[in-house]
Context: one part of a larger RNA
RNA sequence: GGCACAUUGGUGGAUGCCUUGGCACUAGGAGCCGAAGAAGGACGUUGUAGCCUGCGAUAAUCCUCGGGGAGCUGGCAGACGAGCUGUGAUCCGAGGGUCUCCGAAUGGGGGAACCCAGCCGAAGUCAUGUUCGGUUACCCGCGCCUGAAUGUAUAGGGCGUGUGGGGGGAACGCCGGGAAGUGAAACAUCUCAGUACCGGCAGGAAGAGAUAUUCCGUGAGUAGUGGCGAGCGAAAGCGGAUCAGGCCAAACCGUAUGCGUGUCAAGCUGUCAGGCGUUGCGUGUGCGGGGUUGUGGGACCUUCCGGGAAGAUCUGACAGUCUUCCGGCCAGUGAGAAAGUCGUGUCAUAGUCGAACCGGGUUGAAUACCGGACCGUAGUGGGUGGGAGUCCCGUAGACGAAAUGGCGUGGCCUGGUGGAGGGGAUCCCAAGUAGCACGGGGCCCGUGAAAUCUCGUGUGAAUCUGGCAAGACCACUUGCUAAGCCUAAAUACUACCUAGUGACCGAUAGCGGACAAGUACCGUGAGGGAAAGGUGAAAAGUACCCCGGGAGGGGAGUGAAAUAGUACCUGAAACCAUGUGCCU
Numbered sequence: 001g002g003c004a005c006a007u008u009g010g011u012g013g014a015u016g017c018c019u020u021g022g023c024a025c026u027a028g029g030a031g032c033c034g035a036a037g038a039a040g041g042a043c044g045u046u047g048u049a050g051c052c053u054g055c056g057a058u059a060a061u062c063c064u065c066g067g068g069g070a071g072c073u074g075g076c077a078g079a080c081g082a083g084c085u086g087u088g089a090u091c092c093g094a095g096g097g098u099c100u101c102c103g104a105a106u107g108g109g110g111g112a113a114c115c116c117a118g119c120c121g122a123a124g125u126c127a128u129g130u131u132c133g134g135u136u137a138c139c140c141g142c143g144c145c146u147g148a149a150u151g152u153a154u155a156g157g158g159c160g161u162g163u164g165g166g167g168g169g170a171a172c173g174c175c176g177g178g179a180a181g182u183g184a185a186a187c188a189u190c191u192c193a194g195u196a197c198c199g200g201c202a203g204g205a206a207g208a209g210a211u212a213u214u215c216c217g218u219g220a221g222u223a224g225u226g227g228c229g230a231g232c233g234a235a236a237g238c239g240g241a242u243c244a245g246g247c248c249a250a251a252c253c254g255u256a257u258g259c260g261u262g263u264c265a266a267g268c269u270g271u272c273a274g275g276c277g278u279u280g281c282g283u284g285u286g287c288g289g290g291g292u293u294g295u296g297g298g299a300c301c302u303u304c305c306g307g308g309a310a311g312a313u314c315u316g317a318c319a320g321u322c323u324u325c326c327g328g329c330c331a332g333u334g335a336g337a338a339a340g341u342c343g344u345g346u347c348a349u350a351g352u353c354g355a356a357c358c359g360g361g362u363u364g365a366a367u368a369c370c371g372g373a374c375c376g377u378a379g380u381g382g383g384u385g386g387g388a389g390u391c392c393c394g395u396a397g398a399c400g401a402a403a404u405g406g407c408g409u410g411g412c413c414u415g416g417u418g419g420a421g422g423g424g425a426u427c428c429c430a431a432g433u434a435g436c437a438c439g440g441g442g443c444c445c446g447u448g449a450a451a452u453c454u455c456g457u458g459u460g461a462a463u464c465u466g467g468c469a470a471g472a473c474c475a476c477u478u479g480c481u482a483a484g485c486c487u488a489a490a491u492a493c494u495a496c497c498u499a500g501u502g503a504c505c506g507a508u509a510g511c512g513g514a515c516a517a518g519u520a521c522c523g524u525g526a527g528g529g530a531a532a533g534g535u536g537a538a539a540a541g542u543a544c545c546c547c548g549g550g551a552g553g554g555g556a557g558u559g560a561a562a563u564a565g566u567a568c569c570u571g572a573a574a575c576c577a578u579g580u581g582c583c584u
C1' cells in the first nucleotide's frame, strides 16, 4: 500500500413513522367596496431590541348592550418590573367612537407615504412668527344670476345644490379590436378561433326576452357544410328545470300656448222657455284623458247592465254627461309609481345543558391484559405519559339573543278600477324604416339555387283591399304582425364565510410557500424567486467537580432511554477511520 471480514466509530441525511400545511370537491350562506375617502400600503403604537398579529396620536385599544365566570396584561417567548380582576377583568358576539400620512387622492406642487398655500374659526403672544379644527380639484345633472363677437339670442362666466361620476374587485358577463405556433402528415382557401391577448363597461349575476326567453337530457356526431381534404356541425320534436307578463307611440277628446285666417252665423248637451255672443276654424308644440291587438285591434257611432254621496255642466225643471270622495273588487315595493310603520314566525351573527367504570398486577406511563359493571336518539372525531363508548373536549338530542341583519307572513299604508254586445262610411296602427343594388359579417351553410339575421354606401314604399315569413323566384295556401320600452326564476362563477368529504399528498411530495415566503436573494426595470419540519410524556435543557484560553470533553446528576444533550426520533449508501487476518 492492497484485499477480506467483523466488531466498532465518524461523516451524511436516505428510509420508516408523524403532521401544524396543502390539493380536489360537496352542501348551505354571501356576493360587490369607494369622495361619509376604497382596495392596497408607509409610518407609528405594549414598561423593555426585533419580526408577526391587532390597532391609529382615544393607537395589542375607548364606549354601550349581550354572552361567559376566574384568572388576566396577543404570538415567537421566556425573564424582570408594574398593574387589572366577583363593584365580574382577560376573552367571545352585536352596535357605535377614534381612525396619522400616502393612495381615485381631489387646495397647489411632487422623485407615493413629502413640500408649500389661500379663506373662516380657535389657542397662544403686547404684536408677528407658531399650533389646532374646518374648507378650497375636475366633470355631469338641476336651479338661479350674469353675459361677448351681434339687435333678439347663444357661447362663455359665477353662485347654490346632489350619499351624482372618477378608483378597486378571483372567476363568471356584455361590447369593441383581434393573432400565431399547430392540424391539413408540405401549403395558400380552410383549421387552430372569434381562442389567447388588448381596450371599454356592468352586476350579484350579466345578457336576452312576450308567438316569451333561458338551462339540462335526447334528437345526434344525425341533417348539412367542407381544397366534399383536415375538419366544422345544427334545428324542429320529445322528456325535464323554472315559469309572468306588462307599459307606451298613433287615431280621437280636453286644456295651455305660438302662428295663420275670419264672420252676424257658427257655437254654447237634449226638450220647453229665456239668454249669451271675437267665444270660431286650421295648423305646430307641451300636458292630461284615451289606447295596445292578429279568432286583427283601436278611434268613431250605437244598444243593454252597473252601490252611495257631493259638485260642475249660461239660467229654471226633467233626463243625460263629467269630476271628486266613500264603499266593493284587484294589485303592490320584483317589470308595470313609491315610501315606510307595527306585530308575528324562522334563520344567521356569542352561547347553554348534555348518559355511562371501577379494581388488580405489569409498565417510566395503561387507553393494552385480567376481573366484575354500566350508557347508548351519544360506538363521528380529537386529546390525555401505549389501541379509551363510560377521564377531558366533544358527539346524538334538547335549548338560547339586549343588539344588528336576512327570509316568510298579517295589519296599517300606497296605487288602480266599469263590463258585455252590434255597426262597417271615415281615421289610426312606430320612415330615411322595410325592400332593392353593391360590398362585408354572422348563421350547420366556405357565394353557392342561398332564404332568414345583421353592418356600411346608395336608392327608397305601403297602413288591413296593409305588410313580413314558410330556404332563389312565381302562384295558391297557411302562419305571424317589424321598424318603441321594461321584465323575476330556472343558468354561469367563487376572491369570501360555515359545515363536511376523499381507493388525494405527506416535507425533492402536496400551493412557490407546513418554518421570518412572494421572505432571503438576483435584476436599472418589467420580472424571476429559493432553501429550511420532528429532543422528551414533561425542560426534568446536565447543579457541583476536573482538563482546556475557548470550543469541546471526562465524572456526577435528570430521564424509561442521553449512541434522546437544543449539531437533538429513526439514522441507509457513497466517503473517512479503527480492529483482526492475509498478501506485498
Base pairs, nucleotide, nucleotide: 001583002582003581004580005579008577009576010575016569017534018533021505022504023502024501025500026499027498028497029496030494031493032168033167040102041101042100043056044055045054047080048079050076051075052074062096063095064094065093066092067091071084072083073082107116108115109114117136118135119134120133121132122131123130138165139164140162141161142160143159144158145157146156172203173201174200175199176198177197183190187227214241215240216239217238218237224232225231245486246485247484252289253288254287255286256285257284258283259282260281261280267276268275269319270318271317272316273315274314294464296429297428298427299426300423301422302421303420304419305418307326308325309324310323311322312321313320328417329416330415331414332413340412341411342410343409344408345407346406347405348404349403351399352398353397357372358371359370360369373390374389375379381393382392383391435459436458437457438456439455440454441453445471466481467480468479469478470477521528522527541568544555545554546553547552
This is a predicted structure of a 584-nucleotide part of an RNA (large-subunit ribosomal RNA, domain I) from Promicromonospora citrea.
Its mean pLDDT, the model's own confidence on a scale to 100, is 81.